[in-house]
RNA sequence: GCGGCCGUAGUUCAGCCUGGUUCAGAAUGUCCCCCUGUCACGGGGAAGAUCACGGGUUCAAAUCCCGUCGGCCGCGCCA
Repeated sequence: GCGGCCGUAGUUCAGCCUGGUUCAGAAUGUCCCCCUGUCACGGGGAAGAUCACGGGUUCAAAUCCCGUCGGCCGCGCCA
């Protein structure tokens, strides 16, 4: 330099290919309540991500297109 994959709650992931409007879900963690003499377990509830960033297309974008940044993998070149 070229190619591929990835970036979404604190963490680990799903959703993207096939755009569809109301609260973007799950597990785990956090907080509150119940239970218990206490902790743990168990039961109930709550908060938490404008989807890496910018732009475009569209009535509508996490999802499609372009660029940028970051991470991982492969290939190539030079000394």

Background: Predicted 3D model of a 79-nucleotide RNA (transfer RNA) from Parcubacteria group bacterium RIFCSPHIGHO2_01_FULL_47_10b. The coordinates come from a structure-prediction model, not an experiment, and the mean pLDDT is 82. Its Rfam family is "tRNA". Rfam describes the family as follows. Transfer RNA (tRNA) molecules are approximately 80 nucleotides in length. Rfam classes the family as a transfer RNA.